RNAcentral holds the sequence, with entries from ENA. The RNA shown here (transfer RNA) has 74 nucleotides and comes from an Acidimicrobiales bacterium. Taxonomically the source falls in Acidimicrobiales (Bacteria, Bacillati, Actinomycetota, Acidimicrobiia). Its mean pLDDT, the model's own confidence on a scale to 100, is 80. Rfam family: tRNA. Rfam's curators write: Transfer RNA (tRNA) molecules are approximately 80 nucleotides in length. The family's RNA type in Rfam is transfer RNA.
[in-house]
RNA sequence: GGGCGUGUAGCUCAGUUGGUUAGAGCGCCUGCUCGACACGCAGGAGGUCGGGGGUUCGAGUCCCUCCACGCCCA
Numbered sequence: 001g002g003g004c005g006u007g008u009a010g011c012u013c014a015g016u017u018g019g020u021u022a023g024a025g026c027g028c029c030u031g032c033u034c035g036a037c038a039c040g041c042a043g044g045a046g047g048u049c050g051g052g053g054g055u056u057c058g059a060g061u062c063c064c065u066c067c068a069c070g071c072c073c074a
Base pairs, nucleotide, nucleotide: 001073002072003071004070005069006068007067010026011025012024013023019057028044029043030042031041032040050066051065052064053063054062
C1' cells in the first nucleotide's frame, strides 16, 4: 500500500430484507430479607449505536468518507 471483518450501556453481546420506546446477561446504586455477609426478591441509574456527511416520510440497519482494533496479501 491492497483486501476482508469488527466497533451498540462499565464488561460480554443481541437487534429480524429500514418501520417508530434502543434491549438482554453480568456488574453498579437503593430498598426488603438476614444477628451480619452472601444468595434471593423488588425497584432504579446508565447509550446521541466509533466520528462526520448523505439517501429516505423514517437509519443501529443502506451509501460515502475518516478513525481505532483484528486477520490475510504484498